Predicted 3D model of a 386-nucleotide RNA (Bacterial RNase P class A) from a Candidatus Zixiibacteriota bacterium. Its Rfam family is "Bacterial RNase P class A". Rfam classes the family as a ribozyme. The RNAcentral record of the sequence draws on ENA.

[in-house]
C1' cells in the first nucleotide's frame, strides 16, 4: 500500500417565523357565519419549564405488576438439550470444550440417545439392512475326444456395476473360491486404570475382533423447566333509566304576584328522600425512586457484581413531539473551469441535486428484523522499502 476479519460509538449543529402535547403561574368566558353549544376553569390568552428511538418495530422469548385458581404428587400438553458461570428470569449473555469452514484473523453448529422399539431413505440399483445382478469357486446331470457350453444344487461380500450412502482400511496367512475366519499395522467403538481440568473434555497405557448404514427441527426414549389470563389486568367514584324501601296529597308549567288556565297525580299513588348493584362518563393504575441512568473506584479473563458520589429523564386516548426558511459542517451523485499526468486517473475552485430506517401507549431485560451515511479501536494475510 492493497485485501480481509472483528468490536464499539453516532443517527447533524446554529438561528428566525408559525404551530402542537403535558406541567406550573397569572389573567379571563370561550367556540361558532348563524341557529346555538360548552363553561365558572376541564375552555381561551400570556409567560416559564419540558417533549421519541437505536431500533420506539416484529410481539418471538423472559420477568415485574394485577386478578383468578392452587396441600402435595402424577397424567396430558408445551418448551429446552456439550460444560461452567452471569442474571429477577430467559430459548439471552460471558468464558470454555467438541465438530465443521478458512492460509490466517475469525466465523458457523437444537451439539443428549440410532445395540429400547417403530417408521422413512427420492432417482439409480439385484439389494437401503442382516444384500448374490454380473463375476469367482465347488458338486451333480447331460453333450463332447478335449477345452468347454447348457441345466440343476450350493459356497462366496475379494472384484465389477448403481448410489449421497453398500456392511472398517492396507498387507499377509488361509481357502475350491473367499471372508476379522486368523495375523500385523492403521482407524473407530466399548471397557478398565493413570495423569491434567470445577466440568464438558483432553492425553497416555492395557484389554476386547466389538466393526452394529443414515435419519430423532420423524414418532419415540432420557434429563430438566413450565398453573391460567392479561393494563380492555385490576381498583375507586358515579348521571339517566329500571328495581327495592319510607314519607306522601299535592307537584310542575305559564306569570312580577294572586286568581285563572294547562299537564301529571290522589292508595294500581304524582312528588320528595333513602338503598344496593351498576351503564354512560370520570379518576386511579400511569410516568419522579426504578432489576433506573451517569461518573468514579474495587473484584473478576469476561458476562457481571460490590461500594462511593451525582441526576430525576416524554406521555396521551382523535392520541402532541411538527412545518417552512436561512446558514454552517460532513459526505455522495452530477455539470463546469483549471493544474498535473505513467492517459488509467488525481488535485483545486465552483454550480445544481440528494442524505436513511422509522415513531412511544403499563413498565423493564433480551433476541430478531429495517437502516442514507459517518467516526474510532484492535487483529490477520500478501507485496514493497529500510
Nucleotide at each position: 500500500a492493497c485485501c480481509g476479519g472483528u468490536g464499539g460509538g453516532u443517527u447533524g449543529g446554529c438561528g428566525g417565523c408559525c404551530g402542537c402535547g403535558u406541567g406550573g403561574a397569572c389573567g379571563u368566558g370561550g367556540c361558532a357565519u348563524a341557529a346555538g353549544c360548552c363553561g365558572g376553569a376541564u375552555g381561551c390568552g400570556u409567560c416559564c419549564a419540558u417533549g421519541a428511538g437505536g431500533a420506539a418495530a416484529g410481539u418471538c422469548c423472559g420477568g415485574g405488576c394485577u386478578c383468578c385458581a392452587g396441600a402435595g404428587a402424577g397424567c396430558a400438553g408445551g418448551g429446552u438439550g456439550c460444560c461452567u458461570c452471569c442474571u429477577a428470569a430467559c430459548g439471552g449473555g460471558a468464558g470454555g470444550g467438541c465438530g465443521g469452514a478458512g492460509c490466517a484473523a475469525u466465523c458457523c453448529g437444537a451439539c443428549g440417545g440410532a445395540u429400547a422399539g417403530u417408521g422413512c431413505a427420492a432417482c439409480a440399483g439385484a439389494g437401503a439392512a442382516c444384500a448374490a445382478c454380473c463375476g469367482c469357486c465347488c458338486c451333480g446331470g447331460c453333450c463332447g475326444a478335449g477345452a468347454g457350453a447348457c441345466c440343476g444344487g450350493g459356497g462366496u461380500a475379494a472384484g465389477g456395476g448403481u448410489g449421497a450412502a453398500a456392511a472398517g482400511g492396507u498387507g499377509g496367512u488361509g481357502u475350491a473360491a473367499g471372508a476379522g475366519a486368523c495375523c500385523a499395522c492403521c482407524g473407530g467403538c466399548g471397557c478398565g486404570c493413570c495423569c491434567g481440568g470445577u466440568a464438558a473434555c483432553g492425553g497416555g497405557c492395557a484389554c476386547g475382533g466389538c466393526c452394529g448404514u443414515g435419519u430423532a427441527a420423524a414418532c419415540c426414549c432420557c434429563a430438566c423447566c413450565c398453573g391460567g389470563a392479561g393494563c380492555a389486568a385490576g381498583g375507586c367514584c358515579a348521571a339517566g333509566c329500571a328495581g327495592g324501601g319510607a314519607a306522601g296529597a299535592g307537584a310542575g308549567g305559564u306569570g312580577g304576584c294572586u286568581c285563572g288556565c294547562c299537564u301529571c297525580a290522589c292508595u294500581c299513588g304524582a312528588u320528595u328522600c333513602c338503598c344496593g348493584g351498576g351503564u354512560a362518563g370520570g379518576c386511579c393504575g400511569c410516568a419522579u425512586u426504578g432489576a433506573u441512568c451517569c461518573c468514579g473506584u474495587u473484584g473478576g479473563u469476561g458476562a457481571c457484581a460490590g461500594c462511593g458520589g451525582g441526576a430525576c429523564c416524554a406521555g396521551a386516548u382523535c392520541a402532541a413531539u411538527g412545518g417552512c426558511c436561512g446558514u454552517c459542517a460532513u459526505u455522495c451523485u452530477u455539470g463546469g473551469u483549471u493544474g498535473c499526468u505513467u492517459c488509467g486517473g488525481c488535485g483545486a475552485c465552483u454550480g445544481a441535486g440528494g442524505a436513511a430506517c422509522a415513531g412511544a401507549a403499563c413498565c423493564c431485560g433480551g433476541c430478531u428484523u429495517a437502516u442514507c451515511g459517518c467516526c474510532c479501536g484492535c487483529c490477520g494475510g500478501u507485496c514493497c522499502a529500510u

NCBI's taxonomy places the organism under Bacteria, Pseudomonadati, Candidatus Zixiibacteriota. It is recorded under the gene name rnpB. The coordinates come from a structure-prediction model, not an experiment, and the mean pLDDT is 78.